[in-house]
RNA sequence: GGGGCCAUAGUUUCAACGGAUAAAACGACCGGCUCCAGACCGGUAGUUGGGGGUUCGAAUCCCUCUGGCCCCA
Repeated sequence: GGGGCCAUAGUUUCAACGGAUAAAACGACCGGCUCCAGACCGGUAGUUGGGGGUUCGAAUCCCUCUGGCCCCA
């Protein structure tokens, strides 16, 4: 220098062909239980890497940037 893949909640990860209220587990917080804590039970909050485009509608398609991994030279 050329090419490919990945980025979703604090962590790990689902999300058909563009239409669901964006989701699960763990974690956090609140409550119950308990002498206290843990386990268990109930509840709450929190997320699509940044920007732009296409579209009635984007986590999903396109461009670009950033970061990570890989291949070629």